[in-house]
């Protein structure tokens, strides 16, 4: 990088270092010198690995702990949209507002 397949409305600092940017792209629209990225430390969450317990029949599904050890996460639902489909509303070439569904994304875990 590509493919699989599971999650993405909860949850996390008034710390230290840093000195201007960040929130993936695009359009918004937010955050930032009352300190933005990063680094530390520090927390959360439990997706594998871990222990126990059911299933099951040869390795499959499920549930509980813990949070030792691999990640990951720690502004806004993945911050809102952006194609489709629908439902309401208004001053109806059109506009806002709602709900599902895709897309892309982001994380784990597996595969090439």
């Nucleotide at each position: 990088c590509u493919c699989u397949u599971a999650u993405c409305c909860a949850g996390a600092g008034u710390g230290g270092u840093g000195g201007a940017g960040g929130g993936a792209a695009c359009g918004g629209c937010c955050c930032g010198c009352c300190g933005a990225a990063g680094c530390c430390c520090g927390g959360c969450a439990a997706c594998c690995g871990g222990u126990c317990c059911c299933u099951g029949a040869c390795c499959u599904g499920g549930g509980a702990c813990a949070g030792c050890g691999g990640u990951g996460c720690c502004a806004a639902u993945u911050c809102c949209g952006a194609c489709c489909c629908u439902c309401g509303c208004c001053c109806c070439a059109g506009g806002c507002g709602g709900g599902g569904g895709a897309a892309a994304g982001a994380u784990g875990a597996g595969a090439g």
Model confidence (mean pLDDT): 83 of 100. SAM riboswitch aptamer (S box leader) from a Chloroflexota bacterium, 112 nucleotides, folded computationally. Of the family's consensus pairs, 97% are formed in the model. Rfam family: SAM riboswitch aptamer (S box leader). About the family: The SAM riboswitch is found upstream of a number of genes which code for proteins involved in methionine or cysteine biosynthesis in Gram-positive bacteria. The organism belongs to Chloroflexota, within Bacteria.